[in-house]
RNA sequence: ACGGGUGUCGUAUAGUGGUAAUACGUCGGUCUCCAAAACCGAUAACGAGGGUUCGAUUCCUUCCACCCGUG
Numbered sequence: 001a002c003g004g005g006u007g008u009c010g011u012a013u014a015g016u017g018g019u020a021a022u023a024c025g026u027c028g029g030u031c032u033c034c035a036a037a038a039c040c041g042a043u044a045a046c047g048a049g050g051g052u053u054c055g056a057u058u059c060c061u062u063c064c065a066c067c068c069g070u071g
Stems, first nucleotide, its partner, number of pairs: 001070007010024004018054001025043006047063005
């Protein structure tokens, strides 16, 4: 330099045009002499810009970050 892939709560993954889900974590509560466990509740996310569409996490495009490959 060229080609391909991935980017979603703090972490690990779903979701592939119409509302963003689950687990762990964190915080609060119940229980307990205290703590743990258990149970209840809360928390917080679509890498950035542009386009298509009535509607975009999803499709197109550019950029950014990371990974793999070719030379």

Model confidence (mean pLDDT): 81 of 100. Predicted 3D model of a 71-nucleotide RNA (transfer RNA) from a Candidatus Moraniibacteriota bacterium. Rfam family: tRNA. The family's RNA type in Rfam is transfer RNA.